Predicted 3D model of a 109-nucleotide RNA (SAM riboswitch aptamer (S box leader)) from Clostridium liquoris. The source organism's lineage runs through Bacteria, Clostridia, Eubacteriales, Clostridiaceae and Clostridium.

RNA sequence: GACUUAUCAAGAGAGGUGGAGGGACUGGCCCGACGAAGCCCAGCAACCAGUAUUAUUUUAGGUAAUACAAGGUGCUAAUUCCAGCGGCAUAUAUGCCGAGAGAUGAGGA
Numbered sequence: 001g002a003c004u005u006a007u008c009a010a011g012a013g014a015g016g017u018g019g020a021g022g023g024a025c026u027g028g029c030c031c032g033a034c035g036a037a038g039c040c041c042a043g044c045a046a047c048c049a050g051u052a053u054u055a056u057u058u059u060a061g062g063u064a065a066u067a068c069a070a071g072g073u074g075c076u077a078a079u080u081c082c083a084g085c086g087g088c089a090u091a092u093a094u095g096c097c098g099a100g101a102g103a104u105g106a107g108g109a
Stems, first nucleotide, its partner, number of pairs: 003107006013041001015040003021031003025084004042076003047072002050068007080101001085098006
């Protein structure tokens, strides 16, 4: 990098450093010297791993649910900021649904 699968309406800093950019891409629309990215700290969160209980299972193991818990990731403006393809409804703009794309976790080759 490609593939499979789950999730994406919640949550999280008037800190330090740093100095101009950032919100994946395109188009919008936004954020930013009342300081962007990055790094540190702080915080949020239960996807994986862990512990306990219950159910299932002949036992072990496995599986499921619940609780605890931040070890491995992840995340901390705006719904994945909105739309990008298709459909439906009202109406010429908006609303809704699905897909695609993207992000993150887990898995196998």
Model confidence (mean pLDDT): 82 of 100.